[in-house]
Formats: sequence, C1' cells, structure tokens
RNA sequence: CUCGGCUCACCGGGGUGCCGCGCGCCACGCGGCUGAGAUCACACCCGCAGAACCUGCUCCGGUUAGUACCGGCGAAGGGAGUCGACGUGAGCGACAC
Repeated sequence: CUCGGCUCACCGGGGUGCCGCGCGCCACGCGGCUGAGAUCACACCCGCAGAACCUGCUCCGGUUAGUACCGGCGAAGGGAGUCGACGUGAGCGACAC
C1' cells in the first nucleotide's frame, strides 16, 4: 500500500403465524405450540461470502390439536451498503540488521 474477515458507526431490508376456550358469527380477551423474534417491540433477524425475507406454496413427504412444525423443492427465481472507523489475517514493496 492492497485485499478479505470480525466488531462498531450510520443507513437500509424483513417477519409477526398456528391451535383451543370464552360465543351462533365477527371483533376482542385468555391460554397453549414452534422460534432469534408471533406487530409486548426503536426489540429481534438480515444487508451481495445475500435461506433475513418473498414467490413457487392451500406444492410434495412426515408429524400434529394444527394450512402451524420438520424435511424436500434449493448448484430454482427474486431480495436491502458505505471511497466510514477499529483491530486482526494474508499478499506485495521499501528500509534496517
């Protein structure tokens, strides 16, 4: 000096379902399931090394109280960063020994 990574800064992207009861229905409330997070949040997750998230998808297989959940689909398609800071790793060059 260059490149990359972690963390930070600021900026940006995203999701918020399923089941049971209250009831004839809706709204709403309570409880349960999975998860980082179920519109308790300036919370959680993710930002191109992109499975955060969306489409396919009320798909296919399994499982269950459950269209939730697990897996496939997925070497499918989309999808939101900076000439910043801090250290560190690697490479190149210079100087000294």

Model confidence (mean pLDDT): 79 of 100.
TPP riboswitch aptamer (THI element) from an Actinomycetes bacterium, 97 nucleotides, folded computationally.
The source organism's lineage runs through Bacteria, Bacillati, Actinomycetota and Actinomycetes.
Its Rfam family is "TPP riboswitch aptamer (THI element)". Rfam describes the family as follows. Vitamin B(1) in its active form thiamin pyrophosphate (TPP) is an essential coenzyme that is synthesised by coupling of pyrimidine and thiazole moieties in bacteria.
Of the family's consensus pairs, 95% are formed in the model.